[in-house]
Context: one part of a larger RNA
RNA sequence: UCCAGCGAGUUAUUGUAUAUGGCGAGGUUAAGUUCUGAAUAAGGAAUGGAGCCGAAGAGAAAUCGAGUCUGAAAAGGGCGAUAUAAGUCAUAUAUAAUAGACCCGAAACCGGGUGACCUAUCCAUGGUCAGGAUGAAGCUGAAGUAAAAUUCAGUGGAGGUCCGAACUGAUUGUCGUUAAAAAGGCACCGGAUGAACUGUGGAUAGCGGAGAAAUUCCAAUCGAACUCGGAGAUAGCUGGUUCUCCUCGAAAUAGCUUUAGGGCUAGCCUUGAGGUCAAAGAAUUAUGGGGGUAGAGCACUGAAUGAGGUAGGGGCCAAACCAGGUUACCGAACUCUAUCAAACUGCGAAUACCAUAAUUAGAAUACUCAGGAGUCAGACUGCGGGAGCUAAGUUCCGUGGUCAAAAGGGAAAGAGCCCAGACCGUCAAUUAAGGUCCCAAAGAUAUAGUUAAGUGGAAAACGAUGUGAUUUUGCAUAAACAACCAGGAUGUUGGCUCAGAAGCAGCCACUCAUUCAAAGAGUGCGUAACAGCUCACUGGUCGAGUGAAGUUGCGCGGAAAAUUACCGGGGCUAAACUAUACACCGAAAUUUCGGAUUUACAUAUGAAAAUAUGUAAGUGGUAGAGGAGCAUUCUGUAGUAGGACGAAGUCAAAGCGAAAGCAUUGGUGGACGAGGCAGAAGAGAGAAUGCUGGA
Repeated sequence: UCCAGCGAGUUAUUGUAUAUGGCGAGGUUAAGUUCUGAAUAAGGAAUGGAGCCGAAGAGAAAUCGAGUCUGAAAAGGGCGAUAUAAGUCAUAUAUAAUAGACCCGAAACCGGGUGACCUAUCCAUGGUCAGGAUGAAGCUGAAGUAAAAUUCAGUGGAGGUCCGAACUGAUUGUCGUUAAAAAGGCACCGGAUGAACUGUGGAUAGCGGAGAAAUUCCAAUCGAACUCGGAGAUAGCUGGUUCUCCUCGAAAUAGCUUUAGGGCUAGCCUUGAGGUCAAAGAAUUAUGGGGGUAGAGCACUGAAUGAGGUAGGGGCCAAACCAGGUUACCGAACUCUAUCAAACUGCGAAUACCAUAAUUAGAAUACUCAGGAGUCAGACUGCGGGAGCUAAGUUCCGUGGUCAAAAGGGAAAGAGCCCAGACCGUCAAUUAAGGUCCCAAAGAUAUAGUUAAGUGGAAAACGAUGUGAUUUUGCAUAAACAACCAGGAUGUUGGCUCAGAAGCAGCCACUCAUUCAAAGAGUGCGUAACAGCUCACUGGUCGAGUGAAGUUGCGCGGAAAAUUACCGGGGCUAAACUAUACACCGAAAUUUCGGAUUUACAUAUGAAAAUAUGUAAGUGGUAGAGGAGCAUUCUGUAGUAGGACGAAGUCAAAGCGAAAGCAUUGGUGGACGAGGCAGAAGAGAGAAUGCUGGA
C1' cells in the first nucleotide's frame, strides 16, 4: 500500500406531538394470585379497581365552590365557569429529559497494592590498588653557642603529593544513526593511598524516598514510578458515521452570554392543521406625505485670500502731566473681493420609503397554532461611505448581484466577472455573452476613414516641425515665406564712467536727428580697445503659397529584474482601430419530437384509499425538514411450494426495472429451502494516522 472480515443515533423509563386502533363522560389496570404450557421455563388466559388520567376551579392555606382570592366591602381587580363540552388506554413514528446515550480519542484526579536485583544515600561485613618518582616531621652525628637558636651531612618514609598499568571515569575527534549496540567501537584523555574503587547482606516508597543540587535518580518510565480499580472520568475540541429515488430548501444576522471557533431567544427553512376566500407580494400610473442626503450656498457656527479703511498697539519727534504730531510697521470690528466644511444651512433634488386608488400577470401567498431543524468563521464583485496612504486578494457598515449550495457557454487557464439556471432522451432548429485567416465552429464580407507605432498586444507627470480633422488670425502676383546677389550709411567714438568703453563691461536718456529704397544711439559672435562677421530693415533674382495660435482623433519618447512569459500560439499592416451594414457560428438558454415524475384542477371508475385520461404550472441544490421504496438476518404462516431428474452458496452471460436492485440460462457445488402476506432488528462501509487477519 492493497484485499477480506468487524466497525458508529441503541435500550429502559417518563413527558410532548402526530398517525392508527379500542372504549368513551368516562378510560385503564399495576404488583400479586389462579389456570395453561409434558414443567416452579419463555409465553398465553383469567382474576386483581389498589392506583393513575379526565369530567371544576380559586386560594400560601384553613376552606369555599361555578365560583374563588384579595379586601372593611354587595366596590374594583386577578384566575376561572358560560358562550365555543372529550377524554383515556395501547401501538408506531418524531423529539426531549434521565441514564456512558452516535462511535473512537486525552493530558489528568482519587483509592488499594507492587517495586531500591537499575540507580541515590546510609548501615554491617569483606576485597583491590604493577612499577617508578619526590623526600615532610622525628631521630643520629658534625659544626656552632655559656646553654640554646641555627647550619650541614646522614637516617627516616609523610602526603585528598607526582608519573603511570590494573581498576574506575568519560575530555576531544571520528565512525555508527531501519546501529554489531534502545548510548556502542576506535584514538586521544581525567583519577589512580583516596571525599578511592568494589563484592555480599541490609535500610529508606510515591501527598513518599534519596540527592557534593542537575527537576538528578527511584528497574530502557519521573515537575511526581508502576499496576489494578473508581471508569465507558470529562472533552463547548479533532476525526469518523455504511442502500436508493422523489418534494421543498436555509444561514453565516440581531439581542444577551467569564461570551467571542460554544450556547439561548428571535430572524431565515421544512411538515401538519385552522379559519378567512383575498386581507400578502411584484410592476406601472396617479394622488397625498414627511425628510435635509447629492448638489449648491456663505446669513449663522467655524476655517480662509487680497484690498480699502477705523479703533487699538509698536517705532520716531516732541513732551513735567494731560494732550499732540508723524509713519513703506502690526492690526480686530466694518466695507469690497475670491474660497472651504462629516459633527455649518437663510436653499435643496433624483432615488428610496410610507399611505391611498386604479390597472396588469399568475397555480398566491400572508396570518395564527402545533411538530422538526440547521445556521451565529462567510467570500468576491458593482454602487454609497468610515478606518488605512481616496495602499492592500486589507478592515468595518449600507445597498444590489453571484459563489457558498450552480452544472453549461464566454473571459487561453480561473468559486465570487459576462451570458445562462442542467427532469431524461433526440445524428433537429433559433439565439445569448462572445466570436467568424489557421490551430478552432463561423466573413481573409461590404462601405467610408484612421494608425506605421507590431501601436493594437501594460503605465504617469512632462517633452516633441509624427500624422488626420477642425477653428481663429497674419503676410502674399502692388510678388509674400525660404534661398541667392547687393546694401545695411551720416552727426557719432551719443553722454557718463573708465587705463580703455568706439552699437555690443556698466550707468543715463525727452533712444535724438540727418541722408535715404533701407539702415536700432543697435540682435548676436568678436577685439585690450578699435577692426572684422552678422541680424533687424531695404532693393534685386525667383514665382505661389507661407507664418502664428487654439480645439480634437490616432500614434512617438518617457519605459530597468531576475526561466521564454504584457496577442493563448501561429502569424497579421489588417487578421489593428473608428463608424455603418448585412450574413453566419455559438450554451444543458428557447424551440421540435418522444418519455418520466410532482402539485393543482376537471372528468370517469371505485365504499374508500386510489387508478386512468386531459389541462396548467413545475422538477440545479449543501446544512436541513418531509415522502416513497430496495436489500440483509431472524419469527409466524410452515415439517409450505420446490429440491439428488440437484437446494443454498459461487462463476459467467449483449435480459428486466427510474434507482437501491431483480430474474433467466449454463457451469460449479452437494443438502437444503424460496416467493407472497405480516412481524422483529446486532439491518447496508471507502474513509475514523480505525480494529483483526492475509498478501
Overview: A computed fold for a 695-nucleotide part of an RNA from a metagenome, annotated as large-subunit ribosomal RNA, domain II. RNAcentral holds the full RNA, with entries from SILVA. Its Rfam family is "Bacterial large subunit ribosomal RNA". Its family is annotated with ribosome and structural constituent of ribosome in the Gene Ontology.